Context: one part of a larger RNA
RNA sequence: GCCACUUUAGGGAAUUCGGCAAUAUUGGCCCUGUAUCUUAGGUAUAAGGGGUGUCUAUGUAGAAGUACAUAGAUCGCAGUAACCAGAGGAAAGCGACUGUUUAACAAAAACGUAGCUGGCUGCUAAUGAGAAAUCAUUUGUAUAGCCAGUGAGGCCUGCUCAGUGCGAGUGUGUUAAAACUGGUUUCAACCGGUCCAAGCCCUCGUAAACAGCGGCGGUAACUCUGACCGUCUUAAGGUAGCGUAAUCCCUUGUCGUUUAAUUGACGACCCGCAUGAAUGGCUUAACGACUUUCCUGCUGUCCCAAGGUGGUGCCUG
Numbered sequence: 001g002c003c004a005c006u007u008u009a010g011g012g013a014a015u016u017c018g019g020c021a022a023u024a025u026u027g028g029c030c031c032u033g034u035a036u037c038u039u040a041g042g043u044a045u046a047a048g049g050g051g052u053g054u055c056u057a058u059g060u061a062g063a064a065g066u067a068c069a070u071a072g073a074u075c076g077c078a079g080u081a082a083c084c085a086g087a088g089g090a091a092a093g094c095g096a097c098u099g100u101u102u103a104a105c106a107a108a109a110a111c112g113u114a115g116c117u118g119g120c121u122g123c124u125a126a127u128g129a130g131a132a133a134u135c136a137u138u139u140g141u142a143u144a145g146c147c148a149g150u151g152a153g154g155c156c157u158g159c160u161c162a163g164u165g166c167g168a169g170u171g172u173g174u175u176a177a178a179a180c181u182g183g184u185u186u187c188a189a190c191c192g193g194u195c196c197a198a199g200c201c202c203u204c205g206u207a208a209a210c211a212g213c214g215g216c217g218g219u220a221a222c223u224c225u226g227a228c229c230g231u232c233u234u235a236a237g238g239u240a241g242c243g244u245a246a247u248c249c250c251u252u253g254u255c256g257u258u259u260a261a262u263u264g265a266c267g268a269c270c271c272g273c274a275u276g277a278a279u280g281g282c283u284u285a286a287c288g289a290c291u292u293u294c295c296u297g298c299u300g301u302c303c304c305a306a307g308g309u310g311g312u313g314c315c316u317g
Stems, first nucleotide, its partner, number of pairs: 001312008010303002014301001019298001028052005037042001039152001053074009075079001087296007094288002099111002115150007127136003153283004158213003163210002165206005171201001173200002179194005214232005241275001242272001253269006
């Protein structure tokens, strides 16, 4: 010097991207007490406060050792005296939850999930495996099976079928081979006609199918703004919500709260570069080794270092 422990006056996060790390704090049991929100179950050991050893007496329970309650006495710095043994609170985001995952850099907001919706399927089912026999689903039968999307619950889920897809329908449209038939030819062949399936074309439907959801100009008796009007245009022109957001370029937007001071956080506003409704929208108790902000307590994280123990390194034998 390094490694692993350990102690520290005064201060107490000033450290740091960030309280990372650190039994530093809290801790067991008994009594008391417990907000907010809530799906009334919870949140909750919420938070907070008090007690805790030993002995004696009395009472209760017990067969007893003992245990509990009340009163008194007594020892120590300290009585769950060692070991063992939750730090807590206030908010926001995301995901409902328990669960699953990158064996050996990622445990999560990713996956799954119950619930919701759509599609296919009447059983020799649909779907999947196989060359087939056959097999799984299933010794099941639409309250079933398979496929897809969304993701508890609550309030809801707007407009568009023009494009692409899917479904249905229709016909003097188009239309292959085969078949029938005509021509040419010695034959093979070649040329034409008739008939004619699906598909395409055509007509409808379908968005919890793939998807999409405008521009310009004017206008109110201060000003500003524009309920209102005009016009171009589309299949329809973004509804309810939410909104500087895990989405906002400008941006450290503006205002308020928080701080002595804040590119942070929270609450509002919002013409949103480029939010938006099962590619789900908004909200939500409980839950989370998730992400972010603040407060109390606590501390060698720091001011600012110092000491100790064990090991190792180094020197000598």